A computed fold for a 349-nucleotide part of an RNA from an uncultured prokaryote, annotated as small-subunit ribosomal RNA, central domain. Model confidence (mean pLDDT): 89 of 100.

[in-house]
Context: one part of a larger RNA
RNA sequence: CUGGGCGUAAAGCGUGCGUAGGCGGUUGCCUCAGUCAGAUGUGAAAGCCCCGGGCUUAACCUGGGCACGGCAUUUGAUACUGGGUAACUAGAGUUGAGUAGAGGGGAGUGGAAUUUCCGGUGUAGCGGUGAAAUGCGUAGAGAUCGGAAGGAACACCAGUGGCGAAGGCGACUCCCUGGACUCAAACUGACGCUGAGGUACGAAAGCGUGGGUAGCAAACAGGAUUAGAUACCCUGGUAGUCCACGCCGUAAACGAUGUCAACUAGUUGUUGGGAGCAUUUAUCUCUUAGUGACGCAGCUAACGCUUUAAGUUGACCGCCUGGGGAGUACGGUCGCAAGAUUAAAACUC
Numbered sequence: 001c002u003g004g005g006c007g008u009a010a011a012g013c014g015u016g017c018g019u020a021g022g023c024g025g026u027u028g029c030c031u032c033a034g035u036c037a038g039a040u041g042u043g044a045a046a047g048c049c050c051c052g053g054g055c056u057u058a059a060c061c062u063g064g065g066c067a068c069g070g071c072a073u074u075u076g077a078u079a080c081u082g083g084g085u086a087a088c089u090a091g092a093g094u095u096g097a098g099u100a101g102a103g104g105g106g107a108g109u110g111g112a113a114u115u116u117c118c119g120g121u122g123u124a125g126c127g128g129u130g131a132a133a134u135g136c137g138u139a140g141a142g143a144u145c146g147g148a149a150g151g152a153a154c155a156c157c158a159g160u161g162g163c164g165a166a167g168g169c170g171a172c173u174c175c176c177u178g179g180a181c182u183c184a185a186a187c188u189g190a191c192g193c194u195g196a197g198g199u200a201c202g203a204a205a206g207c208g209u210g211g212g213u214a215g216c217a218a219a220c221a222g223g224a225u226u227a228g229a230u231a232c233c234c235u236g237g238u239a240g241u242c243c244a245c246g247c248c249g250u251a252a253a254c255g256a257u258g259u260c261a262a263c264u265a266g267u268u269g270u271u272g273g274g275a276g277c278a279u280u281u282a283u284c285u286c287u288u289a290g291u292g293a294c295g296c297a298g299c300u301a302a303c304g305c306u307u308u309a310a311g312u313u314g315a316c317c318g319c320c321u322g323g324g325g326a327g328u329a330c331g332g333u334c335g336c337a338a339g340a341u342u343a344a345a346a347c348u349c
Stems, first nucleotide, its partner, number of pairs: 004320003007303002012317001014201004021194003025088007033081002035077008049065006091191001092188004096183004103177007110154001115149007125136002162169002206247006215241002220236004258316006266294011278283001298305002322349003331342004
């Protein structure tokens, strides 16, 4: 490289948008570039191969043929692909009327609880554990009542419920704002799919500057445990966790399952729409967009998947190629740094 693969064996980029490229709906006409057919020229000779001939055979020499898979010119064919043109509406989109939602950003407000402080009552313990001790407390703790301050998170509702491309999003109100779905028509007329580079977003931790700091809590200190205990348990406790702005760009970023489209038995729950029938109903039936549980065919090494496919196909991208060395070294790019990304070899089994 080919072939074969990528849920769990190696392998789907964390996710979107999008450039080039690749691929692309229906119909008519034109063209004939690709494609197909014919003809002509060329494709040196030798060699290989086939049929013969000559040295007693063979090697060797020699005659004829095939082949030379190609290229050029030319004449045709027009189904398909391409190009041009005219049209179409089934893909895609726009408009109208609605619906649901923790989708995003900003501002404001609220109650419960923890902590601290102030005041009242009140007295000897509190706290903590397997048991203890460190710790707090007669300078009045803990308990209890009232008041104040401040920060962070939003119990119940809450649901294999909802929304978002993913990360993720949960008190309430207002403002700004993205997307989805449904219904009925009208409109545009292939405007589409994917997407190397690129670009944007991207949990937590971490970094920079300035704030903030109630609780929790790496590091750290002390008490225990233990043979030891740089741990597990306990008492404390600083970064951090929070806010603003700017970096970082990684995760078991998981459905360990790329995106889009078509097709392929059913049963059942649930969420958001729409329609219908009889209506007494919290009903029933149909349909559509999600989200779950089973399950046939089929697939799978098995487990399992099964219209939300890992089934049957198509388009495009990414990735894999024995284990270790190693996601490392070197070099490049990015970063304030931490490091990220790209990414080997020797050697070894």